The RNA shown here (small-subunit ribosomal RNA) has 1521 nucleotides and comes from Candidatus Villigracilis adiacens. It was read from a public genome assembly. The organism belongs to Candidatus Villigracilis, within Bacteria. The prediction has a mean pLDDT of 83.

RNA sequence: AUUUUAUGCGGAGAGUUUGAUCCUGGCUCAGGAUGAACGCUGGCGGCGUGCCUAAUACAUGCAAGUCGAACGAGGUGCUUGAGUAGCAAUACAAGAGUAUCCUAGUGGCGAACGGGUGAGUAACGCGUGGAUGACCUGCCCCAAAGUGUGGGAUAACAGUCCGAAAGGAUUGCUAAUACCUCAUGUGGUUAUCGGGUUUAGAAAUCGAUAACUAAAGUGGCGCUUUGCGUCACGCUUUGGGAGGGAUCUGCGUCCCAUCAGCUAGUUGGUGAGGUAACGGCUCACCAAGGCGACGACGGGUAGGGGACCUGAGAGGGUGGCCCCCCACAAUGGAACUGAAACACGGUCCAUACACCUACGGGUGGCAGCAGUAGGGAAUAUUGCUCAAUGGGCGAAAGCCUGAAGCAGCAACGCCGCGUGCGCGAUGAAGGCCUUCGGGUCGUAAAGCGCUUUUCUACGAGAUGAGAAAGGACAGUAUCGUAGGAAUAAGUCUCGGCUAACUACGUGCCAGCAGCCGCGGUAAAACGUAGGAGGCGAGCGUUAUCCGGAUUCACUGGGCGUAAAGCGCGUGCAGGCGGUUCGGUAAGUUGGGCGUGAAAUCUCCUGGCUUAACUAGGAGAGGUCGUUCAAUACUACCGGGCUUGAGAGUGGUAGAGGAAGAUGGAAUUCCAGGUGUAGUGGUGAAAUGCGUAGAUAUCUGGAGGAACACCAGUGGCGAAAGCGAUCUUCUGGACCAUUUCUGACGCUCAGACGCGAAAGCUAGGGUAGUAAACGGGAUUAGAGACCCCGGUAAUCCUAGCCGUAAACGAUGUUAACUUGGCGUCGGCGGCUUAAACUCCGUCGGUGUCGUAGCAAACGCGAUAAGUUAACCGCCUGGGGACUACGAUCGCAAGAUUAAAACUCAAAGGAAUUGACGGGGGCCCGCACAAGCAGCGGAGCGUGUGGUUUAAUUCGAUGUUACACGAAGAACCUUACCCGGGUUUGACAUGCAAGUGGUAGUGAUCCGAAAGGUGAACGACCCGCAAGGGAGCUUGCACAGGUGUUGCAUGGCUGUCGUCAGCUCGUGUCGUGAGAUGUUCGGUUAAGUCCGCUAACGAGCGCAACCCUCGCCACGUGUUACAUGUGUCACGUGGGACCGCCGGUAUCAAGCCGGAGGAAGGUGGGGAUGACGUCAAGUCCGCAUGGCCUUUAUGUCCGGGGCUACACACACGCUACAAUGGGCAGUACAAUGGGUUGCUAAGCCGCGAGGUGGAGCCAAUCCCCCAAAACUGUCCUCAGGUCAGAUUGCAGGCUGCAACUCGCCUGCAUGAAGCCGGAGUUGCUAGUAAACGCGCGUCAGCUAUAGUGCGUUGAAUACGUUCUCGGGCCUUGUACACACCGCCCGUCACGUCAUGGGAGCUGGUAACACCUGAAGCCGGUAGCUUAACCGCAAGGAGGGCGCCGUCGAAGGUGGUGCUGGUGACUGGGACGAAGUCGUAACAAGGUAGGUGUACCGGAAGGUGCGCCUGGAUCACCUCCUUU
Repeated sequence: AUUUUAUGCGGAGAGUUUGAUCCUGGCUCAGGAUGAACGCUGGCGGCGUGCCUAAUACAUGCAAGUCGAACGAGGUGCUUGAGUAGCAAUACAAGAGUAUCCUAGUGGCGAACGGGUGAGUAACGCGUGGAUGACCUGCCCCAAAGUGUGGGAUAACAGUCCGAAAGGAUUGCUAAUACCUCAUGUGGUUAUCGGGUUUAGAAAUCGAUAACUAAAGUGGCGCUUUGCGUCACGCUUUGGGAGGGAUCUGCGUCCCAUCAGCUAGUUGGUGAGGUAACGGCUCACCAAGGCGACGACGGGUAGGGGACCUGAGAGGGUGGCCCCCCACAAUGGAACUGAAACACGGUCCAUACACCUACGGGUGGCAGCAGUAGGGAAUAUUGCUCAAUGGGCGAAAGCCUGAAGCAGCAACGCCGCGUGCGCGAUGAAGGCCUUCGGGUCGUAAAGCGCUUUUCUACGAGAUGAGAAAGGACAGUAUCGUAGGAAUAAGUCUCGGCUAACUACGUGCCAGCAGCCGCGGUAAAACGUAGGAGGCGAGCGUUAUCCGGAUUCACUGGGCGUAAAGCGCGUGCAGGCGGUUCGGUAAGUUGGGCGUGAAAUCUCCUGGCUUAACUAGGAGAGGUCGUUCAAUACUACCGGGCUUGAGAGUGGUAGAGGAAGAUGGAAUUCCAGGUGUAGUGGUGAAAUGCGUAGAUAUCUGGAGGAACACCAGUGGCGAAAGCGAUCUUCUGGACCAUUUCUGACGCUCAGACGCGAAAGCUAGGGUAGUAAACGGGAUUAGAGACCCCGGUAAUCCUAGCCGUAAACGAUGUUAACUUGGCGUCGGCGGCUUAAACUCCGUCGGUGUCGUAGCAAACGCGAUAAGUUAACCGCCUGGGGACUACGAUCGCAAGAUUAAAACUCAAAGGAAUUGACGGGGGCCCGCACAAGCAGCGGAGCGUGUGGUUUAAUUCGAUGUUACACGAAGAACCUUACCCGGGUUUGACAUGCAAGUGGUAGUGAUCCGAAAGGUGAACGACCCGCAAGGGAGCUUGCACAGGUGUUGCAUGGCUGUCGUCAGCUCGUGUCGUGAGAUGUUCGGUUAAGUCCGCUAACGAGCGCAACCCUCGCCACGUGUUACAUGUGUCACGUGGGACCGCCGGUAUCAAGCCGGAGGAAGGUGGGGAUGACGUCAAGUCCGCAUGGCCUUUAUGUCCGGGGCUACACACACGCUACAAUGGGCAGUACAAUGGGUUGCUAAGCCGCGAGGUGGAGCCAAUCCCCCAAAACUGUCCUCAGGUCAGAUUGCAGGCUGCAACUCGCCUGCAUGAAGCCGGAGUUGCUAGUAAACGCGCGUCAGCUAUAGUGCGUUGAAUACGUUCUCGGGCCUUGUACACACCGCCCGUCACGUCAUGGGAGCUGGUAACACCUGAAGCCGGUAGCUUAACCGCAAGGAGGGCGCCGUCGAAGGUGGUGCUGGUGACUGGGACGAAGUCGUAACAAGGUAGGUGUACCGGAAGGUGCGCCUGGAUCACCUCCUUU
């Protein structure tokens, strides 16, 4: 849309802000389209389309002529032919006739159409609807009437002359359908008069009178031929028609208000002129009007429409082809002719340009069709034909027609067709990938069979032409025959959006990119290849438009915090408006009629094989006109009403405003008294004041400013704002009453008024405070914070300014919508003696909350809820509360307010973390209380640094530094030097060879490795052949402590043995998430209890495990020892807040006590949640990629890792008397031992040697523990402390102690007399002290590491502070998470832009001067066929001259708008630049804001304001009771 059913049409989103979320908001993409261009590619046909730029300049050709049936003349052909020549034939030839022959000229018609272009134009130009009662109309059609009579010229032509030419002058002749007079007047026109109808009002029309007013012939035919008749074509007058044109008008028709006022022919009138016609169209006079926020005037841009593209639509954009209208024709002006032009292929003039020239002068106008140059990213042939359609002329034949019909060029677009079809697996070859198995290109190819659209060749061959002939296209379309898969595929993409993935190369390079973004050695994002996806004779890119974008929102948005409510009021215009009745019918609604050109669009049907294309029919399309009707609503007119609004009367509260007067407290100053050395100030100080007497204190005085308590989310006001008291003047509000008016109302662009603080002008005043300024501090600096001073200012009067976080970040007004609790002002009721209280109600002011709203936060009758009216404002961030311009201001400045450029975000609310020089609670040898140390010395060890041929490598705050390394003389060893070696020191496979083979290996050479190689000399299986093993050679490969721990596995460190980290289900929230896990207690503990929208669970905690302490039992070797024991091993028990008391929510638990070996986790160990640190390790091992392969592999000798000005770390030994030496005497435990531990005995001062018993271990050995205790010496000193260093002599291990081992003896005898700032460990069998064992190991640098026992303390009030951690909460601009983020100057580079002495263009109007052509007007000069006149002459005309107007030019100043400009201002962006640290946390001085001053810079300070400030306390209010 449609009556229902039913059917048809019909709106899609995504990426990107964040750690994540929701919202706001911009940017970008997917679609369609094009008169396109560019890149790559390209087979055919049909239908279309093709200079968007320079309305730039044009060579050449063509694009408008035609008519002899208007006319004279000439020419030509034909016929005839006077005549001339000739003997003649014949030739020449005047003239005549003839030809539907030709045409230079006169004349007619056409040339105003057709064709092109879009410069101008914002306009009655266009569109649409009307009007002309204000008009014109050639050719055509219809009707009526006529076509009579005369006249004078003039081209052509001939002659003469000028000119280079173009052209022209003059004399003479001639014709007409050329020109003119007269007649006639159906008619027509004008004037006057009368009638008449319709209109708002004059028309049309009818009648009378007067005047004026036409014409042209030609041809055919016939005839009775100086002509007549007739037919045809013409001609004249009038009326009508058709078509065309002109004018007027309602409505519609782009942007800028940073264009707000414009206008002198301007607006109107009267008269005249002019026109086809109305009209200031023009002129004279008169009046002073006219237009404008409903946008005048000015500026910019632009031809308008039908339509086209897009869109669901409403809209938005466009105006190429086709159609309609307009405008233009090199630029500007002008008229002539004509029916029509102010004329594209006409005229005149001016200008510019170009051409010709004999230099005198002329000529030209492609925005017609082709074509050329130029411009440009870019746009075609100097083609054919008038066959068709159409046009001009002609009676016609016909002629003309670059209109048109065709062809050519171009994938420029749309549409159609093709490049083959079927079978074909060993899934060929080859490419690519590979986990090496395979996969994929892929039935794809090859091969076999088939077909011929297309192609090639040959043949036939149109329609288009309406009665004959006549076809540019065209031998085209089409048809037939033959041939052969033959002639025919590309392009873009493959990270997400978005369909499609791998390899190699590259290594923040080269490059890609529409947005987000890729690329820094494993790139699906770059390049190449293979593969895949999309489309396909095209595919991509670029440009532009619509869409998506509800992102300007009419349909269809918003404004508390995201962008957005004017600071507040009064109020004109405008918009909107209570209730009722009646009328009108403008809006509104319905029907009819007209119109809305055709084409286009939609539907139906037809024609080309189909489609594109095209034909016919129907439909659709308007804010249009007109008419009839309806009357609910709005409007308008009229009459009422009272509830809106206002007034009256009676009351009430108040920091409402203005002026005047008065008061007390305090500060300061002055005078005086008392009084003496300080005072003041700060975190601490200092500047300052003070012995010239301060501060303090008392008395008196002066002066200015502000008004404690009351005081209260109390009051008043429109806001700003208002606070002592009294008086005067004055504005508003509220309550009660319901007396009056009767919609008088609401809002409000512009306008007007008020408007904190700061600031300005003038005059006063100045106590305190206090920008600037001075000084003192602080500091790296301190232009600040703090302190001492201090001027403007603050105060008053008069004026200006006009802004604030002028905030409730919330415009005003009205209505409606559950409630609770306060408070201020009134009134009513109950009650009372009067009250309070209580109940109700109106107006203000708070708070919590229902529904609802909201992105959330929140709002919630004082709405941000639900509605209505009106105003203001917003449209990404920055640039920019800016520039320019304008207005205002004394100035400061205010108001209004852009663009270039740049970014992909900027932002709001909330969430989880992290952080805070925020808060609360809690814990830890964290601090405190203690003990012992380190830091100073010497030595050992490690590290850094330095050195070196090498000093191999790694570890680097905590969490590297006696760490990897539980043992570097060689080896280790990875480093350096040198010498060898190359299938290798080691593994596997394949092939070939090999029996005196493999292997052993004398000799010689060599530093060794290695080379040489006498001699010796094998194994397994098999029936044999042979095979295996070995060796040699070759090919694959081995090897690498090379690189990447930021490619990895595994392992480890650390936070931290901290108490946390999570999940399921449920619930809450749009969501991220929250809840649980918070809260009150308690614990070592997220341990447990209670409460609880949570209920449970998991990983952690605890427990389970090991060990020590007590007991019991069992067993009893090698222990003890002779049995109730010790000891050892094993198995059990025991401890659980179990018992008692107190306390607690009578919960968890805590405190105390008893008993007990042990008491609240009994001590110790093992055990390390989710995760963090790209933490550590590729040199333990494993491993991807890369690199290396006669070396970065491997073997060997030697050296190095052991260096030494120095710095740090971990230790040892000391500095001594609580000690040292000597002598004597006691007491352990853990462990280890056959390549081993090694006894007794003997030797040596000793290390050790010798010796060899015993022991594979409760048996034997290591193995005498040492501090301790007893005695003695030393007596406070660098020593009988301390032992470094050095010398000599020895011992041990080992192939080998030089670099570079350990031990012993004798001798030597350094520093050091208790350690600065700072810093470490430890809470009980602990610290401290003492020794002993073990691992590694030939030996040792062990003073290290790891165990064992012996002796054995001190202290903890407590949690303010330091460090670390946990929980809750709060702020945040942080999320790489404060080692965060981030601001401004300065320096450098790039870019756009403002100002700027000026310079230079464009454009517009103005003033003055000159003034072409031309129309109009005048005319005294000259001139003149037609008419008048007998003539003279006249009328009329022409030329000339003059005048008005007038294009252009010149001069001058001006407006607007570009370009450029030394210099200069800020802005944006840029790599790790410089200075500071302003902001975000209380950001370390809370921040912000208006204003003023100051300062390198962020900024600081003063005054007033805001909370969009943290924290603590108090007050008030709310919730619950």